[in-house]
RNA sequence: GGGCCCGUAGUCCAGUGGUAAGAUGCAUCCAUGGCAUGGAUGAGACCUGAGUUCGAUUCUCGGCGGGUCCA
Repeated sequence: GGGCCCGUAGUCCAGUGGUAAGAUGCAUCCAUGGCAUGGAUGAGACCUGAGUUCGAUUCUCGGCGGGUCCA
């Protein structure tokens, strides 16, 4: 320098056009004499800019970051 893949809560990961699911962690409450375990409730996320569209996490292009292969 070129090809390909990826970017979503603190962490891991699903979602392939219609207001984002789950696990773990976190907070509060319950249960226990207390801890652990368990149960209930809650807060918390779409890398960035533009385009297409009635509508974009999703499709297109650029940028940024990461991975991998070739040189």